[in-house]
RNA sequence: CACUCAUCCAGAGGGGCAGAGGGACACGGCCCGACGAAGCCCCGGCAACCGCCGCCUGCGCAUCCGCGCAGCGAGAGGUGCCAAUUCCGUCCCGCGCGGCUCGACGGCCCGGUGCGGGGAAGAUGAGGA
Numbered sequence: 001c002a003c004u005c006a007u008c009c010a011g012a013g014g015g016g017c018a019g020a021g022g023g024a025c026a027c028g029g030c031c032c033g034a035c036g037a038a039g040c041c042c043c044g045g046c047a048a049c050c051g052c053c054g055c056c057u058g059c060g061c062a063u064c065c066g067c068g069c070a071g072c073g074a075g076a077g078g079u080g081c082c083a084a085u086u087c088c089g090u091c092c093c094g095c096g097c098g099g100c101u102c103g104a105c106g107g108c109c110c111g112g113u114g115c116g117g118g119g120a121a122g123a124u125g126a127g128g129a
Base pairs, nucleotide, nucleotide: 001128003127004126005125006124007123008122013043014042015041016040017039021032022031023030026090027089028088029087044082045081046080049078050077052075053073054072056071057070058069059068060067061066086121091118092117093116094115095114096113097112098109099108100107101106
């Protein structure tokens, strides 16, 4: 870092240095922040993606030691993470409500509004040239 796959409504914060921003990007919204933002360091925690390790259960093989797969645990390690759904919206589809229009069927939206689904983008992990 092109690409592939999986996950993203759960969970988990204190201290030191620092000193005004931060929530990826753009716009809009809404938040966090001098009761101290970003960043760096220390300690702690969460989680269970990775390879170990442990144990039990199931299945298959072997039936002497055992081996493989799935599940479980979270013990040491590799990452990651520790406000708000990935904070929310933006693009598409569906449903409801509202408004405008029409005799009606229907059509349309000052980019109207709520909910659901999908995408795009992004993040993290595991692969990968």